[in-house]
Context: one part of a larger RNA
């Protein structure tokens, strides 16, 4: 390379958006680059392969014919592809009038709980555990009642419910704002798909500069437990954990399942809409679109499984893998403040 592969065996990029490229719908008409036939010319000999002959065979040699799969002109076809230019409306997008949402930014507010201060009442315990003790308390704790303050979360409602491309997103309330859904079918008329490189996004924990620190709690101190016990248990505790503003760019970033489009039995929940029956109305009930589960048949699969949310039939397009360990590591390069992150081998060994 030319395959066959990528839920779970190596293997889908964390996710978008978008360049360059690949790559695309119906309909009639040119064009004739690709494509398809016909002719021409050219593809030296030698060698190749087929037939025949010559050395007593054979290598080797002669002869004749095929190949030579390529180029070049030339003369037509005109189904596909391609190209110019016309139409079309099923894709694609805008538009009119709807409901549904923890989508995202930004102000404002609330209540429960906790920990602290203040003050009353009130007396000896309180805490913790398998059972201690370290701590706290007669300088009055812990209970309890009152008032204050301060920081983070947002019980119940919660749901294989909703949103969001992903990472996430959950008091309420106002601003300012994205998307997707049904319906109508009024304008555009292929405007689409995919996406190397770029860009912008990104859970936590870390870093940087200021703030905040209620609870919680790596490091750390003490106390237990144990042969020890740098742990698990317990009493404390700083970094952080919370803002703003920059970075980092990672994760079982998971559905371990790239994105689109098309086709291919059902059964049943559930959620946002429409549209019919029926009815005084709402409910039921029937059709349909969208998304989320769960069972299952064909198929497919090593098997488990998956089955209209396909791992099934196919198409286009991208990433990616190719024995195990070395190793996601050395070196170099590019980012980063740094921790470190991309990118990525090799001897050597099984």
């Nucleotide at each position: 390379c030319u395959g066959g592969g990528u839920g779970u065996a190596a293997a889908g990029g964390g996710a978008g958006u978008g360049u360059a490229g690949g790559u695309g719908g119906c309909c009639a008409g040119g064009c004739a680059a690709g494509u398809c036939a016909g002719a021409a010319g050219u593809g030296a000999a030698a060698g190749c392969c087929c037939g025949g002959g010559g050395c007593u065979c054979a290598a080797c040699c002669c002869c004749g014919g095929g190949a030579c799969u390529g180029c070049u002109u030339u003369u037509g076809a005109a189904a596909c592809u391609g190209c110019a230019g016309g139409g079309c409306u099923a894709g694609a997008g805008u538009g009119c009038a709807g409901g549904a949402g923890g989508g995202g930014c930004a102000g404002g507010u609330g209540g429960a709980a906790u920990u602290c201060c203040u003050a009353g009442u009130g007396u000896a315990g309180c805490g913790g555990u398998g059972a201690a003790a370290u701590g706290c308390g007669u300088a009055g704790a812990g209970a309890u009642u009152a008032g204050g303050a301060a920081g983070a979360a947002c019980a119940c409602c919660g749901g294989u419910g909703g949103c969001g491309a992903a990472g996430g997103c959950g008091a309420c309330u106002u601003u300012c704002u994205g998307g997707a859904c049904g319906a109508c079918a009024a304008c555009u008329g292929a405007c689409g798909c995919u996406g190397a490189g770029g860009c912008g996004c990104g859970a936590a924990a870390g870093c940087g500069u200021g703030g905040g620190g209620a609870g919680c709690a790596a490091a750390c101190a003490g106390g237990a437990u144990u042969a020890g016990a740098u742990a698990c248990c317990c009493u404390g505790g700083u970094a952080g954990u919370c803002c703003a503003c920059g970075c980092c760019g990672u994760a079982a970033a998971c559905g371990a399942u790239g994105a689109a489009u098309a086709c291919u039995a059902g059964g049943u929940g559930u959620a946002g809409g429409a549209g019919g029956u029926a009815u005084c109305g709402a409910c039921c009930c029937c059709u349909u679109c969208u998304g989320u589960g769960c069972c299952g048949g064909a198929g497919c699969u090593a098997a488990c499984a998956c089955a209209a949310u396909a791992a099934g039939u196919a198409u286009u397009c991208c990433g990616c893998c190719u024995g195990g360990g070395g190793a996601g590591u050395a070196c170099g390069a590019u980012c980063g403040c740094a921790a470190g992150a991309u990118u990525a081998a090799a001897a050597c060994u099984c």
The part of an RNA shown here (small-subunit ribosomal RNA, central domain) has 350 nucleotides and comes from a metagenome. The RNAcentral record of the full RNA draws on SILVA. It matches the Rfam family "Bacterial small subunit ribosomal RNA". Gene Ontology terms of the family: ribosome and structural constituent of ribosome.